[in-house]
Context: one part of a larger RNA
RNA sequence: CGCAAGAGCAUUGAGAGGAGCCCUCCUUAGUACGAGAGGACCGGGAGGGACGCACCGCUGGUGUACCUGUUAUCGUGCCAACGGUAGACGCAGGGUAGCCAUGUGCGGAGCGGAUAACCGCUGAAAGCAUCUAAGUGGGAAGCCCACCUCAAGAUGAGUGCUCUCAUGGAAUUAAUCCAGUAAGGUCACAGGUAGAACACCUGUCAAUCGGCGCUAGGUGGAAGUGCAGUAAUGUAUGCAGCCGAGGCGUGCGAACCGACCGAGGG
Numbered sequence: 001c002g003c004a005a006g007a008g009c010a011u012u013g014a015g016a017g018g019a020g021c022c023c024u025c026c027u028u029a030g031u032a033c034g035a036g037a038g039g040a041c042c043g044g045g046a047g048g049g050a051c052g053c054a055c056c057g058c059u060g061g062u063g064u065a066c067c068u069g070u071u072a073u074c075g076u077g078c079c080a081a082c083g084g085u086a087g088a089c090g091c092a093g094g095g096u097a098g099c100c101a102u103g104u105g106c107g108g109a110g111c112g113g114a115u116a117a118c119c120g121c122u123g124a125a126a127g128c129a130u131c132u133a134a135g136u137g138g139g140a141a142g143c144c145c146a147c148c149u150c151a152a153g154a155u156g157a158g159u160g161c162u163c164u165c166a167u168g169g170a171a172u173u174a175a176u177c178c179a180g181u182a183a184g185g186u187c188a189c190a191g192g193u194a195g196a197a198c199a200c201c202u203g204u205c206a207a208u209c210g211g212c213g214c215u216a217g218g219u220g221g222a223a224g225u226g227c228a229g230u231a232a233u234g235u236a237u238g239c240a241g242c243c244g245a246g247g248c249g250u251g252c253g254a255a256c257c258g259a260c261c262g263a264g265g266g
Stems, first nucleotide, its partner, number of pairs: 001153001005164007015150004021049007033038001051107005059101004066094005071086006110145001112144002118138004165266001167179004184261004189203004208254003211250005217243003224237005
């Protein structure tokens, strides 16, 4: 911009994309077959590999400042306790959320259809024969469905429901143009499990972000003080203190003031 007014929500599916895999074992059955050696079709069951999708309850990885330990040095006057730097974690031990795999769950189902090679039935031309000429059946990881995803710019622009509609001005016979609006939308604001930007989703009729309270979880026993020890240190107070993203709750602070676009009965 279009979809012959302007919007919101929900849909149909023309079409497109994805997937489609393989192996082993048990059973049927040591059966059919075969002199024996060997050894099935069909059907039923179990397990596995690779691949794909999703997820983080479990097992783990990361987790750049969440906790702890620690060396050198500087600083807070000193002790103690802390803070900075040691390359954009000083080093080391752990680790929430998130992200992830090596972890977990699931998937490749169809005794649906039409077919290929091929195998048939009936059967003439051609008294026979012949799967074919008329007619008719079976038959593949392939084709069309079925499964998952997208999808009406499918300009062939589909469908349903709901909402808004006789304001002003120019010209006036109308078409038309301009402005302010309606339903609605955009910007802005607070954010997001959404995201490169854009888009998408939520928000005062509110738990959207921050703070605060409680808590899961992490770290691992704070400072101060007492006690033991000459001291280093240990121990008690005390599963302590501290804590980013998690959960629940709470209007305490902030989502303010606002601006703009947007039909005229088609």
Molecule: large-subunit ribosomal RNA, domain VI
Organism: Allocoleopsis franciscana PCC 7113